Two RNAs folded together computationally: RNase P RNA and transfer RNA, 501 nucleotides in total. Model confidence (mean pLDDT): 76 of 100. Rfam match: Bacterial RNase P class A.
[in-house]
RNA sequence: UCAGUCGGCCGGACGGCCGCUCCCGCUACGGUCGAAAGGCUGCGGGGGAGGAAAGUCCGGGCUCCAUCGACAUGCGGUGCCGGAUAACGUCCGGCGGGGGCGACCCCAGGGAAAGUGCCACAGAGAACGAACCGCCGGCCUUCGCCUUCGGGCUUCGGCGCGGUAAGGGUGAAAAGGUGCGGUAAGAGCGCACCGCGUCUCCGGCAACGGAAACGGCAUGGUAAACCCCACCGGGAGCAAAACCGAAUAGGGACGGCACCGCGGUAAGUUCGCUUUCGGGCGAUAACACCGCAGGGCGAUGUCAGGCUCGCCGUCCGGGUAGGUUGCUCGAGGCCAUGUGCAAAUGUGGCCCCAGAGGAAUGGCCGUCACGCAGCAUUCGCAAGAAUGCGGCCCUACAGAACCCGGCUUACAGGCCGGCUGAUAUG
RNA sequence: GGGCGGUUAGCUCAGUGGUAGAGCACUUCGUUGACAUCGAAGGGGUCACAAGUUCGAACCUUGUACCGCCCACCA
Numbered sequence: 001u002c003a004g005u006c007g008g009c010c011g012g013a014c015g016g017c018c019g020c021u022c023c024c025g026c027u028a029c030g031g032u033c034g035a036a037a038g039g040c041u042g043c044g045g046g047g048g049a050g051g052a053a054a055g056u057c058c059g060g061g062c063u064c065c066a067u068c069g070a071c072a073u074g075c076g077g078u079g080c081c082g083g084a085u086a087a088c089g090u091c092c093g094g095c096g097g098g099g100g101c102g103a104c105c106c107c108a109g110g111g112a113a114a115g116u117g118c119c120a121c122a123g124a125g126a127a128c129g130a131a132c133c134g135c136c137g138g139c140c141u142u143c144g145c146c147u148u149c150g151g152g153c154u155u156c157g158g159c160g161c162g163g164u165a166a167g168g169g170u171g172a173a174a175a176g177g178u179g180c181g182g183u184a185a186g187a188g189c190g191c192a193c194c195g196c197g198u199c200u201c202c203g204g205c206a207a208c209g210g211a212a213a214c215g216g217c218a219u220g221g222u223a224a225a226c227c228c229c230a231c232c233g234g235g236a237g238c239a240a241a242a243c244c245g246a247a248u249a250g251g252g253a254c255g256g257c258a259c260c261g262c263g264g265u266a267a268g269u270u271c272g273c274u275u276u277c278g279g280g281c282g283a284u285a286a287c288a289c290c291g292c293a294g295g296g297c298g299a300u301g302u303c304a305g306g307c308u309c310g311c312c313g314u315c316c317g318g319g320u321a322g323g324u325u326g327c328u329c330g331a332g333g334c335c336a337u338g339u340g341c342a343a344a345u346g347u348g349g350c351c352c353c354a355g356a357g358g359a360a361u362g363g364c365c366g367u368c369a370c371g372c373a374g375c376a377u378u379c380g381c382a383a384g385a386a387u388g389c390g391g392c393c394c395u396a397c398a399g400a401a402c403c404c405g406g407c408u409u410a411c412a413g414g415c416c417g418g419c420u421g422a423u424a425u426g
Numbered sequence: 427g428g429g430c431g432g433u434u435a436g437c438u439c440a441g442u443g444g445u446a447g448a449g450c451a452c453u454u455c456g457u458u459g460a461c462a463u464c465g466a467a468g469g470g471g472u473c474a475c476a477a478g479u480u481c482g483a484a485c486c487u488u489g490u491a492c493c494g495c496c497c498a499c500c501a
Stems, first nucleotide, its partner, number of pairs: 001422010012368007020048007030041004050397001054408002057406005062237004069303005075233005080094005095109001096107004110228002115226002117222003132168002134164004138159003144153003176194006195217001196215003200211004241325004251316007261292005270283005294309004318500003332351008371392002374389006427497007436450004444481001452468005474490005
């Protein structure tokens, strides 16, 4: 210098004028509403979008639910190991696999010898191994040669025959790979190395790594197919929820599930009997109360417990579209320091940093910086560079809506730092 | 703001791992003097887009884009 890789940061600046919103103050003053408190206006001061505020993909806080407990089933999610954390599918550090010369990057990375399913087409065969061509043997037939006449060698062809898995061919994938030996031809048939499995020892918290022995190979792929194993999960969401105020018809239709049981009770109701007319005894539908049983309470069942006596769903209607709280001090930020490889965490100090709500955070002007294209001049063979001039965009992605921790996605342009490779010069 | 669902031919929709389909529409031919109906044949697809899993993806997983639906309070 060129090429690359990783990490961090910024994402217009300054000044003037005019506005918007929230908070604080107003001794005294002006206007206006109000009985007052106070509100509006006015004056002064202070705060006012982001790294993603986004997608709503995860995890929490917070709020509500008569149903949240225990166990089992179901459903959903996560998935190498260790750590961090309020928690996580996030982060950090390792392990294993893959890519790159390298810095470095990528991996939904448990289990396929628990079981089930699937593997189209092609191919002989796709998971209880198979046999199309081929190779070898056997038998039959056939051509020729030799012969010691027993037979031997050789050629063409055949087979409901046997062996084989080297080679060909098919496929994404063909039942360990390479080599040597071996064999009729072959084959883990034997051996060496590699791979795989079992077991032992060593190192490591562990994932895993290393070594030795044994086994001759059994165990194809697929779990982002069902499933198994381990762990996690109650549901809904600030339009949650609470309070105040206003208004209306405290409504109607349809459907589903369940019930329409039992016992008791002071007084009262009604009936019958009786009476010494005061009353007494017995029964009593429904209502009311109590107890039991039963039902209902948004996955299912059982147990325990609670609430309730009907519960739930769909549709048609009626009324209000106001205010206050939740609402911003928080797993908060910055700095210093201790621990830790790191993610993080402990301690100390300092700071307060949007709270709107049909929804504020803006507009105009000037200067500068950056970028874009143009013109002119100078330098240069050229590519191009520098200076000046006026112009454009006056910026990219995008905008809080209860709040945090992450992930993912979008982003004009710029700055800083670590590291790697190549080349050149010293 | 929050919670759900969808995207396949011009239109309406099937298809849940193995060559992308149906109805209507369109084109051509036949029937008719002509048209409609009817009959026969045919064309038309980046399965919204991208990445991944798999031998193989419309289908499974993840991300992106677009479209649609629902919600407050009182009784």